[in-house]
């Protein structure tokens, strides 16, 4: 210098003017002053928890979800460290990574055969027509061919030809010893080696999970209608059809009190598994001690707009160049609160590491 791997930070700055909103103070109905006012994802609402209400003796069934080991945590499907397998020269990255010998199902096309394995070509043996060639019966998975996948692989022996038929090495199963908390690894012995794949097919095994969610939930509480209690009034009564009569309809009317509950209001509401600094323990996730800090709480829902200067990037024009002029600047936006995951993101910066090239 080039190419790459991993982790982290930021997401324009300053000043002025005009607005919006929470809190406090002063005024008292108009206001004035001080001070706070979005994010790394506030997003998707996919997991886990706090909190609230409802349910619940214990246990089981069903349903859902997770699945190598150890640790972290309030908890997790998250994170950290490790193991195994795969990819990369490497730094490093990826993995739903329990069980296919409980049972059931599926495996297109091609192919003889896709699972109680099987003989299409080929090879070999016997018999036979008539020698070659063919036919019949049998042996054979070494070779060919099909396929995503064909019944352990390579080599030697062996054989009529072959075959774990025998042997060596590799692989696999079992047993023992050693290392490791464990997953697992190493070594030795042993079994000729059994049943191809698929569980992100049903299923089996093991772990976990009660339901709904701040529109949860609690409190205060109009008007109208309806409910209850007490008192009073009444039967040719009383009430309604605007006053009266007739007529019609109804069976109560008036007053006071109580309770439910709607509108509306208040709380829940932001001090919390809190962020920051520092020290200690731990490989790490993380945990502990100390110090100082308070940092949005709206409810038609604030957090904005404009101007000036500066900085950075991109595009376009001018310029030999230095430079200069114009335009433009990401994703997105709290609503009970946290821990994660996933997804989006103009651009800028920092650290560690790997491979290659050049020079000293």
């Nucleotide at each position: 210098g080039a190419a790459g791997a991993c982790g982290g930070u930021c997401g324009g700055a300053u000043a002025g003017u005009c607005g919006c909103u929470g809190u406090c103070g002063c005024a008292u109905u108009g206001g004035c002053g001080a001070u706070g006012g979005a994010g790394g994802a506030a997003a998707g609402u996919c997991c886990g928890g706090g909190c609230u209400c409802c349910g619940c003796a214990g246990g089981g069934c069903a349903a859902g979800u997770c699945g190598c080991c150890a640790g972290g945590u309030a908890a997790c499907g998250c994170c950290u460290g490790g193991g195994a397998g795969g990819c990369g020269c490497a730094a490093g990255c990826c993995u739903a990574c329990g069980g296919a010998a409980a049972g059931u199902g599926c495996c297109a096309c091609a192919g003889a055969a896709a699972a109680u394995a099987u003989a299409c070509c080929g090879c070999c043996u016997a018999c036979u027509u008539u020698a070659a060639a063919g036919g019949u019966a049998g042996g054979u998975a070494a070779g060919g061919g099909u396929g995503a996948a064909a019944u352990g692989g390579u080599g030697c022996g062996g054989u009529a030809a072959g075959a774990g038929c025998g042997c060596a090495c590799c692989g696999c199963g079992c047993u023992g010893c050693c290392g490791g908390u464990a997953a697992c690894g190493g070594c030795a012995g042993u079994g000729g080696c059994a049943g191809g794949g698929u569980a992100a097919a049903c299923c089996c095994c093991g772990g976990c999970u009660g339901g709904a969610g701040c529109a949860a939930g609690a409190c205060c509480a109009a008007a109208u209608a309806g409910g209850g209690a007490a008192g009073c009034a009444u039967a040719u009564g009383c009430u309604g059809c605007g006053g009266c009569c007739c007529g019609c309809a109804g069976u109560u009317g008036c007053u006071u009190c109580c309770g439910g509950g709607u509108a509306g209001g208040u709380c829940g509401c932001u001090u919390g598994a809190g962020g920051c600094g520092u020290c200690c323990g731990g490989u790490g996730a993380c945990g502990g001690g100390c110090g100082a800090c308070c940092c949005a709480g709206a409810u038609g829902a604030a957090u904005g707009a404009c101007u000036a200067u500066c900085a950075c990037g991109g595009c376009a024009g001018c310029u030999c160049a230095g430079g200069u002029u114009g335009c433009u600047g990401a994703c997105a936006g709290a609503a009970c609160c946290c821990g994660g995951c996933u997804u989006a993101c103009a651009g800028a910066c920092c650290g560690u590491c790997u491979u290659c090239c050049u020079u000293c």

Bacterial RNase P class A from a Gammaproteobacteria bacterium, 360 nucleotides, folded computationally. Its Rfam family is "Bacterial RNase P class A". The family's RNA type in Rfam is ribozyme. About the family: Ribonuclease P (RNase P) is a ubiquitous endoribonuclease, found in archaea, bacteria and eukarya as well as chloroplasts and mitochondria.